[in-house]
RNA sequence: CUGCGCUAGGUGGGGAGUCAGCGGUGCCCUGUACUUGCAAUCCGCUACAGCAAGACCGAACGUUCCCCGAGGCGUGUCGUAUGGUUGGCUGCAUACGGCAAGGCGCGUUGAUAACAAGGUCUUAUGCAACGGAUCUCCGUGAACCGCGUCAGGAUAGGGAUAUAGCAGCGCUAAACGACAGUUUUCGUGUGCCAUAAGGUUGCUUUGAAGGAGCGACCUACCGUGUUUCCGCUUCGGUAUGGCGCGUCGACGGGAUACCCGCGCAG
Numbered sequence: 001c002u003g004c005g006c007u008a009g010g011u012g013g014g015g016a017g018u019c020a021g022c023g024g025u026g027c028c029c030u031g032u033a034c035u036u037g038c039a040a041u042c043c044g045c046u047a048c049a050g051c052a053a054g055a056c057c058g059a060a061c062g063u064u065c066c067c068c069g070a071g072g073c074g075u076g077u078c079g080u081a082u083g084g085u086u087g088g089c090u091g092c093a094u095a096c097g098g099c100a101a102g103g104c105g106c107g108u109u110g111a112u113a114a115c116a117a118g119g120u121c122u123u124a125u126g127c128a129a130c131g132g133a134u135c136u137c138c139g140u141g142a143a144c145c146g147c148g149u150c151a152g153g154a155u156a157g158g159g160a161u162a163u164a165g166c167a168g169c170g171c172u173a174a175a176c177g178a179c180a181g182u183u184u185u186c187g188u189g190u191g192c193c194a195u196a197a198g199g200u201u202g203c204u205u206u207g208a209a210g211g212a213g214c215g216a217c218c219u220a221c222c223g224u225g226u227u228u229c230c231g232c233u234u235c236g237g238u239a240u241g242g243c244g245c246g247u248c249g250a251c252g253g254g255a256u257a258c259c260c261g262c263g264c265a266g
Stems, first nucleotide, its partner, number of pairs: 001266006009057003012030004020046005034054005062258002064255004071248012084235001087232001089231001091230001093226006101219003104215003115207006121198006127191002129188005135181002138177003146171004154163003
């Protein structure tokens, strides 16, 4: 150096999560890479850290370092969205007061203010209306416990007669009903009513005088309040995006620094 047979080893790796830790199942990335069984209220193991059974390759692999970097995780910052929370907060909304710049309306067919009279208002009385009660009139109205008369019958008596008394009839009390009224009385979310007294801020009507302003509906402005619908604000939460930092890091590229076994035969 060649051939044969072995052995170590290989037939994917990584991230988060889980875990005392490692690996796997499940998720994600990479991208193509033997098969079967097991496993999230997990499964297997213990630093040589999946187990079990098979198949193939077999010193081919592999180790270390550098570059690139999918993707994951942590953290800071800046946004966006969303729901919660704090605060009436010069916003928004809303109430009231003021002002009279603009709009609008009223006003020489006479404004504001001031004056006079009446009404509106209060009290009392009357009248009317309505309602209730009462009175008057009428009717009904008591098995016995109301009245009168009491057939029959009963009781007392020798008898004359007397007594109590049911039904019936008549009357009446309480009560009920009807109908009005010239009664009386009480009441009233009743009244284009009357009288008297009071009051008169405001509103309204009328009158006289006078002669130019007045209202505050909208906008603007000023002030005092209210409100959590919206906005803003305080606090922390969730989701998502940009940027920065840190960390792990597949695939790929490079350095070739380390390793590259055992037996037999030629």